[in-house]
Context: one part of a larger RNA
RNA sequence: UUGGGCGUAAAGAGCUCGUAGGCGGUCGUGUAAGUCGGGUGUGAAAACUCUGGGCUCAACCCAGAGACGCCACCCGAUACUGCUCUGACUCGAGUUCGGCAGGGGAGUGGGGAAUUCCUCGUGUAGCGGUGAAAUGCGCAGAUAUUAGGAGGAACACCGGUGGCGAAGGCGCCACUCUGGAUCGACACUGACGCUGAGGAACGAAAGCAUGGGUAGCAAACAGGAUUAGAUACACUGGUAGUCCAUGCGGUAAACGGUGGGCACUAGGUGUGGGUUUCUAUUAACGGAAUCCGCGCCGUCGCUAACGCAUUAAGUGCCCCGCCUGGGGAGUACGGUCGCAAGACUAAAACUC
Numbered sequence: 001u002u003g004g005g006c007g008u009a010a011a012g013a014g015c016u017c018g019u020a021g022g023c024g025g026u027c028g029u030g031u032a033a034g035u036c037g038g039g040u041g042u043g044a045a046a047a048c049u050c051u052g053g054g055c056u057c058a059a060c061c062c063a064g065a066g067a068c069g070c071c072a073c074c075c076g077a078u079a080c081u082g083c084u085c086u087g088a089c090u091c092g093a094g095u096u097c098g099g100c101a102g103g104g105g106a107g108u109g110g111g112g113a114a115u116u117c118c119u120c121g122u123g124u125a126g127c128g129g130u131g132a133a134a135u136g137c138g139c140a141g142a143u144a145u146u147a148g149g150a151g152g153a154a155c156a157c158c159g160g161u162g163g164c165g166a167a168g169g170c171g172c173c174a175c176u177c178u179g180g181a182u183c184g185a186c187a188c189u190g191a192c193g194c195u196g197a198g199g200a201a202c203g204a205a206a207g208c209a210u211g212g213g214u215a216g217c218a219a220a221c222a223g224g225a226u227u228a229g230a231u232a233c234a235c236u237g238g239u240a241g242u243c244c245a246u247g248c249g250g251u252a253a254a255c256g257g258u259g260g261g262c263a264c265u266a267g268g269u270g271u272g273g274g275u276u277u278c279u280a281u282u283a284a285c286g287g288a289a290u291c292c293g294c295g296c297c298g299u300c301g302c303u304a305a306c307g308c309a310u311u312a313a314g315u316g317c318c319c320c321g322c323c324u325g326g327g328g329a330g331u332a333c334g335g336u337c338g339c340a341a342g343a344c345u346a347a348a349a350c351u352c
Stems, first nucleotide, its partner, number of pairs: 003324004007306002012320001014202001016200002021195003025089003028085001030083002033081002035077007048066007092192001093189003096185004104178007111155001116150004121145002126137002163170002207248006216242002221237003259319006267297012301308002325352003334345004
C1' cells in the first nucleotide's frame, strides 16, 4: 500500500463556524465529457495460453493460432453521472406569521442566612482540638450569649437519571440588552443542501501579566503531634491562589471513553415542552393521537464478550478525523505559537 478497523483491545479532533474539495431531491430540453458498442491503426521478437511437431522421455527447442492493460482516430447508443437552459416543481433547506418552555449569554441594581472581624453589654475560667495529646487562644477577661456595625465570597429549601447550551458549562431576586430551540399555520423563496483538508471563533481547573480585592478555604511554608524515620495522612496557624477588571495561555478521565448528516428497521413504560381531539353547559382533572427532547426495559439484528438496541454499537449512503505489536515516547531534533510555564507538530538507534 491493499485490506481491516476506531464504546471497553491501537484508534472519534474538546467543541462549533466555515474556504477549497468530495457528495447531493423530483420532472423535462439540449449536448455527448465520463460510460457502453462497433470499426481502422498501433500493440517488434522472445515470454504466456492452446494445438501439433523435434531431441529415446522431460526440461529444452520448433511451427501455427490465440491473447497482448492501454492508446489515437472514426462511426454509433443515451439508461446512469457530468455539463447546459436568466427550464419547471416542492417533499430537503430556509423565510414569514402566531404561540410556548428554559440555571442559554452579557450588564446593572437589590436581598436574606451563615462564617470572620470590630464596638458596647451580660458573664467567669477555661476554650479549642484529637485515637489520645500538644502547638494555639484566654484573667490585658477568651469560649458562650445579647445588641449594633464592617467586609468578602457563595446562594440552603424548591431541586428532580428535571431544564437550557455546540462544547466548556449554567441555579437567590428584579430590570435592561441578547442568541438558539420547539410547536402550530402552510403564506413565501425554489435545492439555496450535507460534510469539511487548511483557516477562524469559543474553550473547566490550575497557571502567567498589570491593577484592584481578600470573609472563608487553602498549595508553599512554620509549629506541635504520630513514627524506626514522617520532607505525609490527622491537628494549630498560614502566603500565593480562589474573587473582580483587562489581556495571555489552550490543556483535562474536555467521557456517552461512542465525529457529523440523511433514510429505514417490533414494542412497553416513565418524564419535560407544544398542538389536536374525546367526555362535559363551561372549566379543571383524566383518556387518545401527534411532533420535539430526556431516561429505563426489551424483540430482530449486531458484538470476542460485556453489552447496544428508533437517542443503535442494527441496515445502508455521503463527508471528515484517526489506528497499524510493547517499551524507548507523546520523548529528542527541527519548525510554529507563547512573557514564561509550556502547547502543537513529531522520529530514530536500541530493546522485548

Small-subunit ribosomal RNA, central domain from an uncultured bacterium, 352 nucleotides, folded computationally. The full RNA is in RNAcentral, with records from ENA and SILVA.